[in-house]
RNA sequence: UAACCAUCCCGAGCGGCCGAGAGACCUGGAUCGAUGACGCCGCAGCAACCCUCCCUAUGUAGCUAUGGGGAACGGUGCUACCGCCAGGACCGAUGGAGA
Numbered sequence: 001u002a003a004c005c006a007u008c009c010c011g012a013g014c015g016g017c018c019g020a021g022a023g024a025c026c027u028g029g030a031u032c033g034a035u036g037a038c039g040c041c042g043c044a045g046c047a048a049c050c051c052u053c054c055c056u057a058u059g060u061a062g063c064u065a066u067g068g069g070g071a072a073c074g075g076u077g078c079u080a081c082c083g084c085c086a087g088g089a090c091c092g093a094u095g096g097a098g099a
Stems, first nucleotide, its partner, number of pairs: 001099001004096005013043005021032002025088005044079003049075002052071007083091001
């Protein structure tokens, strides 16, 4: 980078730095922001996609496997607003497994 699968109305914020716009894009609307947003860093937390572990159902001669539940050390992710809302489009984001 292109294709595939899953998820996107639950949940979870403080401190420091910076200094003007911000949320992926377009149009419209409603918001956040000098009482410092967005972003970056640190710490904390949330969650349970992957890893690991435990219980359990199916299945098996026994494994493998698949489904359900749980834990949360590690890899990511996330911590205003339903991906902010409506419409649009080769939509986007995150994770997984592979090329």